[in-house]
RNA sequence: UCCCGAUAAUGCCAAACCUUUCGUGAGGAAGGGGCGGAAUGCCGCGGGUCUUGAGGGCAAAAGAUGGCCGGGCUGCCGAA
Numbered sequence: 001u002c003c004c005g006a007u008a009a010u011g012c013c014a015a016a017c018c019u020u021u022c023g024u025g026a027g028g029a030a031g032g033g034g035c036g037g038a039a040u041g042c043c044g045c046g047g048g049u050c051u052u053g054a055g056g057g058c059a060a061a062a063g064a065u066g067g068c069c070g071g072g073c074u075g076c077c078g079a080a
Stems, first nucleotide, its partner, number of pairs: 004078002012037002017032006035067001041073003045070003048065005
């Protein structure tokens, strides 16, 4: 250094749920909360899932998520 990842240290992030608010919606933001996380940091590239007001379906298109699985880039600590 790489792999690896602890009943270690230091800080960090924050699921469900509740409140307020924005959005047609999936969902977003803020506060509380804390299940969990060594990439649960960034990108959104491939796939997945979900949404789109006016009866329904399919397609297209436009979106959402990214704490669903991969991919790219970067990164703290150091027991075995």
Predicted 3D model of an 80-nucleotide RNA (c-di-GMP-I riboswitch aptamer) from a Nitrospirota bacterium. The organism belongs to Nitrospirota, within Bacteria. The coordinates come from a structure-prediction model, not an experiment, and the mean pLDDT is 79. It was read from a public genome assembly, where an Rfam model found it.